A computed fold for a 355-nucleotide RNA from a Steroidobacteraceae bacterium, annotated as Bacterial RNase P class A.
It matches the Rfam family "Bacterial RNase P class A". Rfam classes the family as a ribozyme.
The sequence was found by an Rfam model in a public genome assembly.
Lineage of the source: Bacteria > Pseudomonadati > Gammaproteobacteria > Steroidobacterales > Steroidobacteraceae.
The prediction has a mean pLDDT of 75.
């Protein structure tokens, strides 16, 4: 100088002017409400609703099958499918990247084509033997087929050939040794090799999950209709329970009928309109300091940072730069994951050159 790979951070800056909106003050105002002033006002993803948890209301005395979910170990975590370390396995010279990575010697089921043969394995060519020349017979070393064909290398051994026999290497089991532990192993033993793939196929095993969502949910609470209780009831009779009688229309003075009301005050209690709460002080932010490889934990000091309910965060001007990308909170948090113009900062690889 080039190539790359891991983390980490930033997302246009400063002034002024004018709005909007959250709080706290102070003024007017009877109230609605208005002004004055401080001061607070979108994100790394505020998204996507994938996980997880916190809050809430239902249900449950708890279990169990069931369904769903997660699958190396150890660890952090409120808790995860998240994070960190570690093992194993694949890629990369490499700094690193990736991996649902439990169990195929409980069962059951898959395997299309191809090809003799695909799970009780098998023989197409080929080698080799025999032959009456039509074929029998042995092989599994060579080729061929497939995504996969029952260990490899090599000497022996044979008719030719095979773990048939031996050495080495793979592989299994038993052990011994480090490890908390997945595992490891250049440690000893034993087996000629038996146990082939698929579990994001049912399946087993292990742990996990109870359903619904802030429009959860709570409080305060009209007007008007409707429940319910009570108390006062007008005249007259009756000790009393209780009985009569009064109202309006048809329909008109009385009576009969009919049909309609049948009071007034207080309380209760559901509910609707409307308010308020839940709401932002939190598993909080920044800084040290201790432990820890590390995720993280403990401890001090400091700091308050949107909180609306038709839904505020915005416009203008002026200067400057590298000319500015994805996108806008709506109960909170923790994660994953997707989008993003441009840019900064540190570790590390690998090439080439020079000293």
């Nucleotide at each position: 100088g080039g190539a790359g790979u891991c983390g980490g951070c930033c997302g246009g800056g400063u002034a002024a002017u004018c709005g909007c909106u959250g709080u706290g003050u102070c003024c007017c105002u009877c109230g609605c409400g208005g002004g004055g002033c401080a001061u607070g006002g979108a994100g790394g993803a505020a998204a996507g609703u994938c996980c997880g948890g916190g809050c809430u209301c239902c249900u449950g005395c708890g279990g169990a099958c069931g369904a769903g979910g997660u699958g190396c170990c150890a660890g952090g975590u409120a808790a995860c499918g998240c994070c960190u370390g570690g093992g194993g396995g694949g890629c990369g010279c490499g700094a690193g990247c990736c991996c649902a990575c439990g169990g195929a010697a409980a069962g059951u089921g898959c395997a299309a084509c191809a090809g003799a043969a695909a799970g009780c394995a098998a023989a197409c060519c080929g080698c080799c033997c025999c032959u009456u020349c039509g074929g029998g017979g042995g092989u599994a070393a060579g080729g061929g087929u497939g995504a996969a064909a029952g260990g490899g290398u090599g000497c022996g051994g044979u008719a030719a050939g095979a773990g048939c026999g031996c050495a080495c290497c793979g592989c299994g089991c038993c052990g011994g040794u480090g490890g908390c532990a997945a595992c490891a192993c250049c440690c000893g033993g034993c087996g000629g090799c038996a146990c082939g793939g698929c579990a994001a196929a049912c399946c087993c095993c292990a742990c996990c999950u109870g359903g619904a969502g802030c429009a959860a949910g709570g409080c305060c609470a009209a007007a008007u209709a409707g429940g319910g209780a009570a108390a006062c009831g007008g005249c007259g009779g009756g000790u009393g329970a209780c009985c009569g009688c009064a109202g309006c229309g048809c329909a008109u003075g009385u009576c009969c009928g009919c049909g309609c009301g049948u009071g007034u005050u207080u309380c209760c209690g559901g509910g609707u309109a409307g308010g308020c709460c839940g709401c932002c002080c939190g598993a909080g932010g920044u800084c040290c300091c201790u432990g820890g490889c590390g995720a993280c934990a403990g401890g001090g000091a400091u700091c308050c940072c949107a909180g609306a309910g038709g839904a505020a965060u915005g416009a203008u001007u002026a200067c400057c730069c590298u000319c500015g990308a994805c996108a806008g909170a709506a109960c909170c948090c923790g994660g994953c994951u997707u989008a993003c113009a441009g840019g900064c900062c540190g570790a590390c690889u690998c090439c080439a050159u020079c000293u």